The RNA shown here (SAM riboswitch aptamer (S box leader)) has 94 nucleotides and comes from a soil metagenome.
């Protein structure tokens, strides 16, 4: 610095109780969650290849494959007590 509203697992083994970064919600999990291996996929940030570029591909480094980053945590704006919009923060990834 750029992106995060789109996409991809009812697999197959091993483990057994806690995950969804933090707090609140909500949520997901013995009908096996999360994590680990294998396979499978997603995407194209880096790189390779074609090309003037645009963008095409997908071998290679990552990275992702429940919920918009789950959702809000600050501010600002419209609401008029329920909520809605927008921007930041703070996470993740390159």
């Nucleotide at each position: 610095u750029a992106u995060c509203a789109a996409g991809a697992g009812a697999g197959c083994g091993a483990u057994g109780a806690g995950g969804g970064a933090c707090u609140g919600g909500c949520c997901c999990a013995a009908u096996g969650a999360c994590u680990c291996g294998c396979c499978g996929g997603c995407a194209a940030c880096c790189u390779g290849u074609a090309g003037a570029a645009a963008u095409a591909u997908a071998a290679g480094g990552u990275g992702c494959c429940a919920a918009u980053u789950c959702c809000a945590g600050c501010c600002u704006g419209a609401a008029g007590u329920a909520u809605c919009a927008g921007g930041a923060a703070a996470g993740a990834u390159a």

About this RNA:
Its mean pLDDT, the model's own confidence on a scale to 100, is 80.